[in-house]
RNA sequence: GGCCGAGUCCUCCUGCAAAGCGGGGGGAACGGGGGAACCAAUUUUGGGGUGUAUUCCUGCUUCGGCAGGGAAGGGCAGCCUCUUUCAGCCCUAACCCGUCAGCUAACCUCGUAGGCCACUGAAGGAGG
Numbered sequence: 001g002g003c004c005g006a007g008u009c010c011u012c013c014u015g016c017a018a019a020g021c022g023g024g025g026g027g028a029a030c031g032g033g034g035g036a037a038c039c040a041a042u043u044u045u046g047g048g049g050u051g052u053a054u055u056c057c058u059g060c061u062u063c064g065g066c067a068g069g070g071a072a073g074g075g076c077a078g079c080c081u082c083u084u085u086c087a088g089c090c091c092u093a094a095c096c097c098g099u100c101a102g103c104u105a106a107c108c109u110c111g112u113a114g115g116c117c118a119c120u121g122a123a124g125g126a127g128g
Stems, first nucleotide, its partner, number of pairs: 001117004008028009029112006039102001046100001047097004054071007073091004079128009
């Protein structure tokens, strides 16, 4: 200076010498969960949630998984936002609930982290 992601901003009190940072309160914004009617669905083959992170084929396997390939999905700075096409690069995880939750108005409730530099190029459109 940027990237993934909802994970940011404002304000009051307070601690420190204090710009700032920490603790507590309030608000905005963004994101998630639960929760009628109607509709839908079928609970050991358990089921479900956040998330792009699912699935198929082949081989190996100590049967936990591993390797390769495909499809589906996701991401990559012209001042900013959204978007179309082509090409290139990268990811395709992890965690949670605990026998239980479809959708779902009112209503209730939770989060505001963490990790990075994979530092894309071209041709357009709309708005600011």